[in-house]
């Protein structure tokens, strides 16, 4: 010099003027402070907060699905095991069970799972014919080695062995019980044993193990205003509603739809949080604990903008609405750091 | 902002793991003097797109794209 991986940032900069939104001070002019993201998104996951019985117990129903730890929680992260890729740095993996049960496996094909035999191979034993014999030929039968169908066909490779073959024997290899070592644990390594019994699918039911009460800030409180508490329909005392799928249990006694009317305003929930910054420490790491220190948007037709100058690598995606930790999806360009593999020079 | 819901030919749809019915509409043919009607044929290489599971995906999972629908109070 090249071609890669991996982690972290940053998101046009400055300066002048005019505005917008908010908070604090001020009687008022006005003065000072703060003003979008890394995804604010999609609403996929999990928490807080608030009401509903504070939430108990079985059924159901969803979910997640090597181990281990982290966390307030998780389908998130960290490290580790195992299997795939890549020459490596690394990177991917829905990865529990198919020897509990059900069930599906089109077409093809003999046969798609307690089995069976379309070519094809054998004629050792057994009837029969022929023939003096040898031996032929037909039968009953054997075979799963070759073909051949199919996505997938009953362990693999070699040696024996056999009429031909066959775990039928052996030997290695796969698989699987046991039993030891190692490891918390997934696993992993040795022996021994079995002699093949177990195809595949669980993103099919299912099992087996954890986990899960439902609504959602238009949650929910308050204070005002309105006013037709009207009409139909339909359910209904082993009921109905609260109550969310269902019963236990518990409180009340009408519920639900539909069609018509009013009223659609303040305030509070509201932003100080699992918070950010530094420092020291524990720990491989996610992350945890101390101490210092900071205040960092809250709108409610809904602010974050417009204009001039100056410089560059010429500026993507895209805008907060209770809130926070996660996935996934958009994204112009460029910086840092660790690190792999090739090529040449010293 | 929160919650449901749906997407299959130009239009309506059927279809729930085995190679995507049907009807109108279109295009060709016949019938008819000519149209309409009737007959016959023909028309989805991507089932909103991308990936994954499976021998096999419209369907099962996962992520995204687009539409549609409801909502407070008096009660």
């Nucleotide at each position: 010099g090249g071609a890669g991986u991996c982690g972290g940032c940053c998101a046009g900069a400055c300066a002048g003027c005019c505005g917008c939104c908010u908070c604090g001070c001020g009687c008022a002019a006005g003065c000072g402070g703060g003003g979008a993201g890394g995804a604010a998104a999609g609403u996929c996951c999990g928490g807080g907060c608030u009401c509903c019985g504070c939430a108990g117990g079985g059924c159901a129903g969803a979910g997640u699905g090597c181990c281990a730890g982290g966390u307030a929680a998780c389908g998130c992260c960290u490290g580790g095991g195992c299997g795939g890729c890549g020459c490596g740095a690394g990177c991917c993996g829905a990865c529990g069970g198919a020897a509990a049960g059900u069930g599906c496996c089109a077409c093809a094909g003999a046969a798609a799972a307690c089995a069976u035999a379309c070519c094809g191979c054998c004629u050792a034993c057994c009837u029969c014919u022929c023939g003096c014999a040898a031996g032929a030929g037909a039968g009953c039968g054997g075979u799963a080695a070759g073909g051949g169908u199919g996505a997938a066909a009953u362990g693999g490779u070699g040696c024996g062995g056999u009429a031909a073959g066959a775990g039928c024997g052996c030997a290695c290899c796969g698989c699987g019980u046991c039993u030891c070592u190692g490891g918390c644990a997934a696993c992993a390594g040795a022996g021994c044993c079995g002699g093949c019994a177990a195809g595949g699918c669980a993103a099919a039911c299912c099992c087996c193990a954890c986990u899960c009460g439902g609504a959602g800030c238009a949650a929910g409180g308050u204070c005002a205003a309105a006013u037709a508490g009207g009409g139909a329909a339909g359910c209904a005392a082993u009921g109905g509603c609260g109550c969310g799928g269902c019963c236990c249990g518990u409180g009340c006694c009408g519920c639900u739809u539909c069609c018509g009317g009013g009223u659609a305003g303040g305030c509070c929930g509201c932003u100080u949080g699992a918070g950010g910054u530094g420092c020291g420490c524990g720990g491989c790491g996610a992350c945890a604990c101390g101490c210092a220190u900071c205040c960092c948007a809250g709108a409610u037709g809904a602010a974050u903008g417009g204009c001039u100058g100056u410089c560059c690598a010429c500026g993507a995606c895209a805008g907060a609405a209770c809130c926070c930790g996660g996935c996934u999806u958009a994204u112009c360009g460029g910086c840092c750091g660790a690190c792999u593999c090739c090529a040449c020079u010293u | 902002u929160g919650g449901g819901c749906c997407g299959u030919c130009g239009c309506c749809a059927a279809g729930u793991g085995g190679u995507a019915a049907g009807g109108c509409a279109c295009g060709g043919g016949g019938u008819u003097u000519u149209g309409a009607u009737c007959c016959c044929c023909g028309c989805a290489u991507u089932c909103g797109g991308a990936g994954g599971u499976u021998c096999g995906a419209a369907u099962c999972c996962u992520c995204c794209c687009g539409g549609c629908c409801c909502a407070g109070c008096c009660a």

Two RNAs folded together computationally: RNase P RNA and transfer RNA, 421 nucleotides in total. The coordinates come from a structure-prediction model, not an experiment, and the mean pLDDT is 79. Rfam match: Bacterial RNase P class A. By type it is a ribozyme.